[in-house]
RNA sequence: UGACCAUCCCGAGCGGCCGAGAGAUCUGGCUCCGUGACGCCGCAGCAACCAUGGCCCUCUGCAGAGGACCACAGGUGCUACCGCCAGGACCGAUGGAGC
Numbered sequence: 001u002g003a004c005c006a007u008c009c010c011g012a013g014c015g016g017c018c019g020a021g022a023g024a025u026c027u028g029g030c031u032c033c034g035u036g037a038c039g040c041c042g043c044a045g046c047a048a049c050c051a052u053g054g055c056c057c058u059c060u061g062c063a064g065a066g067g068a069c070c071a072c073a074g075g076u077g078c079u080a081c082c083g084c085c086a087g088g089a090c091c092g093a094u095g096g097a098g099c
Stems, first nucleotide, its partner, number of pairs: 001098001004096005013043005021032003026087004044079003048076003052071003056067005083091001
């Protein structure tokens, strides 16, 4: 990081700093917020994808491919509200593979 694949109604908070908006963008709503939101840092937690391990099924034919489940928490990610709701959009976010 344009395009590709998958997912986005489950799950998970405390402390410190900052000081006014925030929930991607636009519109209309709705909600949170000086009883300190958002953001940053620390620790903790969650478990979506990948990794690791276990286990089962299917296909093909001798060794591969695909899928489901469990554990784990290493790499990312995430920890108000259905991606907050709706509309519009070559919409947004995350992971993987690739470049």